Predicted 3D model of RNase P RNA and transfer RNA as a complex of 417 nucleotides. It holds a member of the Rfam family "Bacterial RNase P class A". Rfam describes the family as follows. Ribonuclease P (RNase P) is a ubiquitous endoribonuclease, found in archaea, bacteria and eukarya as well as chloroplasts and mitochondria.
C1' cells in the first nucleotide's frame, strides 16, 4: 500500500403550517370545540420453527403419524444460541459438515468380465498337442501385480517370496476387537491382538434415543337486535386419527338441512418487559438493586409541504393477540478485532 | 390475519429417483378433382427460480416467487 476474514453501528435532525387514530382534561346531554400527552421495524415481511393464551366436558395407558438426530450447556420452549469432540476445505484468519450401512428389506441406469455369495475380457504364467529354430494357432490350468470400463472393483508403501503372482510372509501406516488410562460426554491417547473378514445409499424403507392429544384471538366470551322450524341417532354419544380404561348423558347431547343478524363490548396491550450498574460463568445466558411505562385501529391511524443543518436525503419495506428465534430484502457509509502478501526502518 | 392446496409442450393433464410422455393443437407428405374424416413423419420442454443430498433429483429436503380455495 494491496487483498481476504469475523463481528458490529446507524436506518436523518431541528422549526414551522396543514390533516389522522388513541387517552385524559374543560366546555358540554350526547356530536362539535379547545388543551395536554403518546403514537411502525430491524426485519413490523415470509408464516418456517418454539411457547404464553383460549376451546375441545375432566382424566389415564397405548398404538399409528410427524419432529429432531456428533458431545456438553444454555432457555419457558425450540429445527435457536453458546462452548467443544471428529473429518473436509483454505498459506492463513476462518469457513462447511455430522446418530446406525457389523439387525433386516431394497436400490445402484449407461459402460464393464464382473456391482455383492465378486469376477478371467485383454494381459502374465505354467503343462500338453499341432507346424516348428524362434513365432504362431488349439486344449487344460494358475493368476487380481499391471491395462481397460465406470461415481464406485475387496486396503496402501516397501521388501522378501514365486513358473508368474498374489497378506502367501514381515515391517510402517490404515482398519477391526479386547484392555488400561485421561475427559461429565463426544472422543484422545497406551498396549496387545486380528491379515482384512466389513463397497455406496438411510433429505429409500428401516433400526436406536428423545420430543410431541387437536384446533386456532375470524380462538373464545358478554349485551343488544332479529328469525321458522324440520330430520337423523340405542349395536347411542364424548376427548377434532385408532384402541382401552375411566366418566358424562337419557331426550338430553350429537350430527344434516333450512332460517335470522354483519350492531356495540370484553379478548388488548404491564410483558420469560426495556434501560443503568454491580456480582457469578470462557460463554450463551441468570441473579440482585434503581428507574421507566412507550401504538391498541375494525374499511382500519402514524402523512404531506416549507426553511435551515449535515457531503447526500437517500435502500428493504408498514404494527392487528403477544413473545422467543430463523430465513429472506435493503441505498451510501462507517468502527472494532485478526490474517496473508510487499516494500521502508 | 389464520390455514390448506397446485405450478410439467401452445391448451388439458400422467409418470415419482436412471436421458419426460398421451390427447387436442401446429408443419409436412400419402389418399381426393377438390375439401372433410383417416393414415405416417415431425418438432415444441432453463419441469417456477435457487441451493443442498445422492453417481445421478421433475421425483428427495431447504429456502424464495406465482396462482387457486376455505375460517368471522
Nucleotide at each position: 500500500a494491496g487483498g481476504a476474514g469475523u463481528g458490529g453501528c446507524g436506518g436523518g435532525g431541528u422549526g414551522g403550517u396543514c390533516g389522522c387514530c388513541c387517552g385524559c382534561c374543560a366546555u358540554a346531554u350526547u356530536u362539535c370545540u379547545g388543551g395536554c400527552g403518546g403514537g411502525a421495524g430491524g426485519a413490523a415481511a415470509g408464516u418456517c420453527c418454539g411457547g404464553a393464551c383460549u376451546c375441545c366436558a375432566g382424566c389415564a395407558g397405548g398404538g399409528a403419524g410427524g419432529g429432531u438426530g456428533c458431545c456438553u450447556c444454555c432457555u419457558a420452549a425450540c429445527a435457536g444460541g453458546a462452548g467443544g469432540a471428529g473429518c473436509c476445505c483454505g498459506c492463513a484468519a476462518g469457513g462447511g459438515c455430522u446418530g446406525g450401512a457389523a439387525a433386516g428389506u431394497g436400490c445402484c441406469a449407461c459402460a464393464g468380465a464382473a456391482a455383492u455369495u465378486a469376477u478371467a475380457c485383454c494381459g502374465u504364467c505354467c503343462g500338453c498337442c499341432a507346424u516348428u529354430u524362434u513365432u504362431u494357432g488349439g486344449c487344460g490350468g494358475a493368476u487380481a501385480a499391471g491395462g481397460g470400463u465406470g461415481a464406485a472393483a475387496u486396503g496402501g508403501u516397501g521388501a522378501g517370496g514365486u513358473a508368474a503372482g498374489a497378506g502367501c510372509u514381515c515391517a510402517c501406516c490404515g482398519u477391526c476387537c479386547g484392555u488400561c488410562u485421561g475427559g461429565u460426554g463426544a472422543c484422545a491417547g497406551g498396549c496387545g491382538g486380528a491379515g482384512c473378514c466389513a463397497g455406496g445409499c438411510a433429505a429409500a424403507c428401516c433400526c436406536c434415543a428423545c420430543c410431541u392429544g387437536g384446533a386456532g384471538c375470524a380462538a373464545g366470551g358478554u349485551c343488544a337486535a332479529g328469525c321458522a322450524g324440520g330430520g337423523u341417532u340405542a349395536u347411542g354419544g364424548g376427548u377434532u386419527c385408532c384402541c382401552u380404561g375411566c366418566c358424562c348423558c337419557u331426550u338430553a347431547g350429537a350430527c344434516c338441512c333450512g332460517g335470522g343478524u354483519u350492531g356495540a363490548c370484553c379478548g388488548c396491550u404491564u410483558g420469560a418487559g426495556c434501560c443503568u450498574g454491580c456480582a457469578g460463568g470462557u460463554g450463551a445466558c441468570u441473579g440482585c438493586a434503581g428507574g421507566c411505562c412507550a401504538a391498541g385501529a375494525u374499511g382500519a391511524a402514524u402523512g404531506a409541504c416549507c426553511a435551515c443543518c449535515u457531503u447526500a436525503a437517500a435502500a428493504c419495506a408498514g404494527a392487528a393477540u403477544c413473545c422467543g428465534g430463523c430465513u429472506u430484502a435493503c441505498c451510501a457509509g462507517c468502527c472494532a478485532c485478526u490474517c496473508c502478501u510487499c516494500a521502508a526502518g | 390475519g389464520c390455514c390448506g392446496g397446485g405450478g410439467u409442450a401452445g391448451c388439458u393433464c400422467a409418470g415419482u429417483g436412471g436421458u419426460a410422455g398421451a390427447g387436442c393443437g401446429c408443419a409436412g407428405c400419402c389418399c381426393u378433382g377438390a375439401a372433410a374424416a383417416g393414415g405416417c413423419u415431425g418438432g415444441c420442454g432453463u419441469g417456477g427460480g435457487c441451493a443442498g443430498u445422492u453417481c445421478g433429483a421433475u421425483u428427495c429436503u431447504g429456502c424464495c416467487c406465482c396462482c387457486c380455495g376455505g375460517c368471522a